[in-house]
Context: one part of a larger RNA
This record gives sequence, structure tokens and C1' cells, in this order.
RNA sequence: GCCGGCGACUUAUAGGCACUGGUAGGUUAAGGUAAGUAUUUACCGCAGCCAUAGCGAAAGCGAGUCUGAAUAGGGCGUUUAAUCAGUGUUUAUAGACCCGAACCCGGGUGAUCUAACCAUGUCCAGGAUGAAGCUUGGGUAACACCAAGUGGAGGUCCGAACCGACCGAUGUUGAAAAAUCGGCGGAUGAGGUGUGGUUAGGGGUGAAAUGCCAAUCGAACCCGGAGCUAGCUGGUUCUCCCCGAAAUGUGUUUAGGCGCAGCGGCUGAGAUUAAAAGUUGGGGGUAAAGCACUGUUUCGGUGCGGGCUGCCUCAAGCGGUACCAAAUCGAGACAAACUCAGAAUACCAAUUUGUAUACUCAGCCAGUGAGACGGUGGGGGAUAAGCUUCAUCGUCAAGAGGGAAACAGCCCAGACCACCAGCUAAGGUCCCCAAAUGGUCACUAAGUGAUUAAGGAGGUGGGAGUGCAUUGACAACCAGGAGGUUUGCCUAGAAGCAGCCACCCUUGAAAGAGUGCGUAAUAGCUCACUGGUCAAGCGCUCCUGCGCCGAAAAUGAACGGGGCUAAGUGACAUACCGAAGCUGUGGGAUUAGAUAAUAAUCGGUAGGGGAGCGUUCCGAGGAGGGUGAAGCACUAGCGGCAAGCAGGUGUGGACGAAUCGGAAGUGAGAAUGUCGGC
Repeated sequence: GCCGGCGACUUAUAGGCACUGGUAGGUUAAGGUAAGUAUUUACCGCAGCCAUAGCGAAAGCGAGUCUGAAUAGGGCGUUUAAUCAGUGUUUAUAGACCCGAACCCGGGUGAUCUAACCAUGUCCAGGAUGAAGCUUGGGUAACACCAAGUGGAGGUCCGAACCGACCGAUGUUGAAAAAUCGGCGGAUGAGGUGUGGUUAGGGGUGAAAUGCCAAUCGAACCCGGAGCUAGCUGGUUCUCCCCGAAAUGUGUUUAGGCGCAGCGGCUGAGAUUAAAAGUUGGGGGUAAAGCACUGUUUCGGUGCGGGCUGCCUCAAGCGGUACCAAAUCGAGACAAACUCAGAAUACCAAUUUGUAUACUCAGCCAGUGAGACGGUGGGGGAUAAGCUUCAUCGUCAAGAGGGAAACAGCCCAGACCACCAGCUAAGGUCCCCAAAUGGUCACUAAGUGAUUAAGGAGGUGGGAGUGCAUUGACAACCAGGAGGUUUGCCUAGAAGCAGCCACCCUUGAAAGAGUGCGUAAUAGCUCACUGGUCAAGCGCUCCUGCGCCGAAAAUGAACGGGGCUAAGUGACAUACCGAAGCUGUGGGAUUAGAUAAUAAUCGGUAGGGGAGCGUUCCGAGGAGGGUGAAGCACUAGCGGCAAGCAGGUGUGGACGAAUCGGAAGUGAGAAUGUCGGC
């Protein structure tokens, strides 16, 4: 891992509710008698309990009673439906659906491991160093002192046994639940070790690491309290039918738990009634808007007041002002906490239409109270987030089918079953791939069609306006583009062309006191402007469609691919394809009292309700010889009919099928389930 067996809502008592029974009554308990092997059954047992009357604290009275002075008023009653047993369901108390702690407490067992200690034994190759003391010699007045020898001290040195464990490798389902190999430390000591003994868990022992106390130690192990408790995780076994949620509010030592409300189911009852649509009537202060208020704000006019300044000896006063500026007037703006005014929706009410499985109420049974994304209106954030938090609608959740290449939350559309029938939705119709290589009119040249902006551009289509033009425009080419004058100023110079002022006159077809290069300054080139050649349209501005650049990431690698110049984009009008939608044909079920017809309905998680199947055992019953392919019928579970094959043949009994009932150790795929097998 697979296969097989086992494996989880039980039982008792009490209460609520539903159904069944009898009913103004209902019912027996313990116990007894009889029958039976027995579970049990039948009959007694009328004690008790509930109900049939209430009110009052009570005496007590009683369809009333209590309060009270009361015959008043008021409170509670009187108009009745209860009750027992069984079954089902639910609640409470118990282990209470099953498995699962770490812990806590009690009583015991452990020092054969290990820690420390006690008693008694035992062990430490070899080598090195050479303390004290002593001897001899020297030396001293005598000591001291010196030398040689002797001697053999030491938590001394080197190094086996022995004890330890610093490093590396191997080993890591090991040879080994701590080792092996190569190095390493101590090795006469606070040394190693044998045997016997002592200390015990709220404790011991500890050269102290929370170490060790039998592979167990921040409190050993065993048994018991004990099925501790677990608002936590996991698991919880047959079928079909009907309905079908919530992820919100509020409270909570509360936030992944609960109570109540909201929303679901079942049963019953009720009102000419909910929803929806139309009409009518309401209040509002949102959107937009506005500036009348509250504030903010720009320009202009007038301008209190202030600043600066003139006159004035101070003060006061009289003036000026390209300064600031209240207030006011005109114009223009802003606001969630501004509103003179003010929608659409929404909400409330009335009325009309209008009906079911809708609505309301009551009883019983729930689940939910982590929501997700999308559209719209807001707050927070950065008008960030697959962000967060509200309101409102939708979908998913609990929803399959078609489309979006793939894609819970987007678009279309809500799956009872069958069909090799039809019509459509979204979306599509060149091939992959069902349907137009369809029609008309345009645009795009960028493979745009596949992602973005500021910004940029004689890309190109459409529109509007305006100017020039056969008295010849625009472009090109030929020619002219002069004189006063190098205007004046400034300057080293300034001559059209560094800069400043002015910007005239003449000739002329035209020519600026000069458009741009250029020079040190001149010069030179050029332009404006004019004539000629040519011959028909040429400029400028704005609006708009489709394109271009802007555009850099890690293989091609966001058209789904092929590929496409339409098979791209825009407009118009057709046809077709396309879903579990709708229709057609056949069939089933639910609801409407039953049947027929008919109508509506039949997606579904949590969850509620209903109907069944199977397993084991018990009672009644008393058929039948066994096995049994294809096929048939059947919603399911389960079983039935049945060819053929081989066999059998009397009677009675045990056993025993269908069928009818009863009781449960009653249904397996999951629990790191459990036991066995492989």
C1' cells in the first nucleotide's frame, strides 16, 4: 500500500410536542392468581397520581373570592379538556455520537543503570627528574657556606595497562537506540576498580550541567480516581421523494465559542390579503445647481482706516499718493460638517387591477452568525492593491448547460427522465470548429487589428471658415533689389545686420535707415519687394474618423493556432449556426380531499419533512426438490420470472420459504482508525 473482518447519536429517569386509544373521566404501582421451559400473556390489585373550581398569607367562603366601611371600584377566576400507555422527536441529568491530550491527586515499586557516602578488598609495565635529610672533603673562632657522594620527595615529567573523551573520517533503515578507525588527555592520585550496604519522588543525590535517580526527569515508574476535561482537530456506514437557508443585528472576560432577533422546514389556524403594476396624496434636503446665509476666493470701481510724503514751530490741521486696505458696488469662482431654491429614485398612505406553494399568527424541529467577487453610491488608502470598511443590486456560495482559448463570483440561461426532431439567447459563420470565402456603402496599409500617457509629425479620409488667383495666383527659373548714407548716437571700429534713438526723403516696375548667413570693420551671399518666363488652381486656421512615433527583459510566448489586406474597422439590411433555455413526441413524480381530465411544479450545501429497502434475533405462519446463462420487467436498495443441466420420487416429525408482526450490538471508503492476510 491493497484485500477482508470489526469500527461512532445508545440506554435509564423526568419534562415539552406530535400521532394512536378510551374519554368527564384517564390510569394502575408494589404485589397476587392462572398459563407457559422461558421472554411473557391474561385477570385481579382502585393505594396513589392528574383532571373535573376557584379565590385568599390564612381561618375560611365558594361560581365566586380577595381587598375594602362598602351592595363601590379593582385583582384573580367562572363560558371547561383533560388523561394514561405505546411509538416518534426534542430538552435536562448521567461518559451521553466515537477516537485523541498535556496535566492533577491517591497508594505502592525502584539506587543490579547512575549521583554521593559508608565498610572491606584489589590494581597502577617501564623510563626520567633528583627536594629534605645524611656522609665525606673543603671552610669558619664556632656557625654559616661550598663541592662531591648518598638519599629518594612530588595533586612532578615521558609513556603501556587502566580511566577518560579534545579533533577528523566512517557509520546514520548502523555491526552498535552513542560504536569503529586514526590521532588525543590523565596515568601515586581530589586516582581506578570489585563486593556488601545507606539516601526515594511535594523526595534523594549533585566539584552545579536542571545533571543523575534502570535506554524515562523543570519533577521516575506502576496501578487506581478515570470513559478526568478538551468552546480544539479528525471521523460518523442503505435508497428514493418534497421544501430549502445563513455568513446580518444585538449582548457577551466576547471575537474560530454562545444567548436572543433575522432568514429555513413541518403541522395547524386566519384575513376578500402579500408581491407587482396603474392612479392619487404625502414629507424630504441627496444629485445637479446656486451664492441669499456661514466660510473660502480673483479682477475692477468707490474707498473708512493705516503707511509713505508736501506745507506747517509742537499739537492740531490742510494737501499729495503707481502703497496696504475695512465696508460697499459690478463681474467671475469653491464647500462632507454652506443652502435662496431643488430633482430622479426610494419610502409612507389611500384606491383600482390582481392572484399562488405568496402573507400573517401559533406550536414543534433546525442550521447560520469566517463569506467571495462584479456593477453602482461613499469612507479609509495614493480617486494604489485579487486592499479595507459601509449602503444597494446581482452571481457564486448551495448552480449544472452555452459563450469569454483555458478561467467559483463576468455575459446568456436555471438541469424530473428519454429522443439520430424543431426554434432561439449570449456569442459566432476561411480552416482547426457547427454556420456567409454572403450583400450594400465607407475607412485603415500600421499585420493597426495584440497594452499606456504627456508630447511629436507636409500619414490619410470627412467637415467648417478665411485669403490669393487668366488684370496670371502658388512653386521653380531669369533679371533687378538703387541713391542721400558709412542716417544719428555709441565705439578702437559699428559701414542694413554688438548695442541705443529715430525709421525720413529721392529715383523708380520695385527695393527695409534692412530677413538671415558673413567680416576686426569693410567686402561678399541672401531675403523682403518688383519685372519676365510658365499656365490653373494655390495658401492659412479650426473641428473630426482611422492610422504613425513615443513603446526596453530575460527561448519563440498575451490574435487560442493556422493564417488573413480582410478572415481588420465603422454603418445598414438579410440568412444561417448556436444551450440541459423554449417547442415537439413519449414517460415518471409532487400539489390541488380521492379517481379521471386539467393546471402549476420537480438544480441544490447546512438543515427540516415524507416514503421505503436490506441485515441479525424473536413470535405467528407452514409453501417448497437443487442449481441457474442470455433475456424480460423494475426510480433505487433488494429481489422476481426464466432456457438448460444433473439428480430425485412412500408416510410422519425436526428444520423451514413467502407473508404478517416485534426487538435491535442494523448498513463502511476515509478516523496518521483497529485486527488479520498478502